[in-house]
Molecule: FMN riboswitch aptamer (RFN element)
RNA sequence: UUUUGUCUUCGGGGCGGGGUGCAAAUCCCCACCGGCGGUAUAGUCCGCGAGCGGCUUUUUGCCGCACGAACCGGCGCAAUUCCGGUACCGACAGUGACAGUCUGGAUGAGAGAAGGCGUGU
Repeated sequence: UUUUGUCUUCGGGGCGGGGUGCAAAUCCCCACCGGCGGUAUAGUCCGCGAGCGGCUUUUUGCCGCACGAACCGGCGCAAUUCCGGUACCGACAGUGACAGUCUGGAUGAGAGAAGGCGUGU
């Protein structure tokens, strides 16, 4: 330097104000948030992960879901990633009233990241 095994640690943010109402952190107006890898720095490009359902012998794997959403201008060799502008999206279950932001599964799982030890070249 690189192949591979194993172990450890880490690994998701956000409702504040007003309105209506008996009642809303759920509706309406304003506000706020953005996992992991790739690539000119990305919630909206490509791929992956968490949730739910179906098939499958559990595993694994496959399929499906409102797992969704971006355009214009500028600089530049290069950006749907930067800068400017205007938009858009957000699992499942619960709830006195419909939830990206509350509560719960979850002190979980996980894409992966860093490091230790060993191993092959």